[in-house]
Context: one part of a larger RNA
RNA sequence: UUGGGCGUAAAGAGCUCGUAGGUGGUCUGUCGCGUCUGCUGUGGAAACGCAUCGCUCAACGGUGCGCGUGCAGUGGGUACGGGCGGACUGGAGUGCAGUAGGGGAGUCUGGAAUUCCUGGUGUAGCGGUGAAAUGCGCAGAUAUCAGGAGGAACACCGGUGGCGAAGGCGGGACUCUGGGCUGUAACUGACGCUGAGGAGCGAAAGCAUGGGGAGCGAACAGGAUUAGAUACCCUGGUAGUCCAUGCCGUAAACGUUGGGCACUAGGUGUGGGGUCCAUUCCACGGAUUCCGUGCCGUAGCUAACGCAUUAAGUGCCCCGCCUGGGGAGUACGGCCGCAAGGCUAAAACUC
Repeated sequence: UUGGGCGUAAAGAGCUCGUAGGUGGUCUGUCGCGUCUGCUGUGGAAACGCAUCGCUCAACGGUGCGCGUGCAGUGGGUACGGGCGGACUGGAGUGCAGUAGGGGAGUCUGGAAUUCCUGGUGUAGCGGUGAAAUGCGCAGAUAUCAGGAGGAACACCGGUGGCGAAGGCGGGACUCUGGGCUGUAACUGACGCUGAGGAGCGAAAGCAUGGGGAGCGAACAGGAUUAGAUACCCUGGUAGUCCAUGCCGUAAACGUUGGGCACUAGGUGUGGGGUCCAUUCCACGGAUUCCGUGCCGUAGCUAACGCAUUAAGUGCCCCGCCUGGGGAGUACGGCCGCAAGGCUAAAACUC
């Protein structure tokens, strides 16, 4: 390479957009590039196969034919793929009418709680633990009442509920803004799918500059525990956690399951729409349909576990990735980064 694979054995890129490329709906005309077929030429010799002949046989050798799976030219065919032209509406998109939502950004704002400050009441303890101690407190703490300050997070509602491509998103109001779903069928007319490179987004921690700092809290200090205790427990506590701007670019970034399309029993919840029935109307109810999200389960698949119309079933298209364990996601080199480090990525040796 061929082949086989990627939920859990090695293997789906964290996610999206998108370039090249690959691939692509229905009808029709045309060309005849691929494709099919006929003919001609060529396809060295030897080898090889068949036939025959020569060495007394054979090995060996001679002759003829075949083979040489190909290439070129030329005649023909046009279903399929392709090029060019025309048309279509089912894919895709637009419009119109509705609709749900913690989707995103900014500004403003609310209450509860913790802490701190001031004042009142009040007196000897408080706090903490398995038990204690460090710690706080007669310079008046803890408790309690009133007032004030400040920061962060938003109880109940809250739900295998919603939204988002993923990361993720939850008090309230306003402004700006993205996407989805349903219905309609007016418009465009294959404009689609995927996507090597590339670009953007990307939790937490970390970094830079400037703010902020209530609570929590790496490091650190003390008290305990213990043989020891650089821990688990306790009292404190710096960075950080928060905001703005700029970096970093990783994760058990997980459904450990790439994206798209089509097909293949059902049952039962739940979220958002539509239609019909019933109802005087509303609410409820029944049936059906589209989109999402769960559970159970048939066929089928699977090594098993399990998956099962949200597939891990049956097929097609495109991308990524795997090839025994360790060495090692390391060294070296390159690129990126302020740094931390990231991306790419071996070998010796060894089992």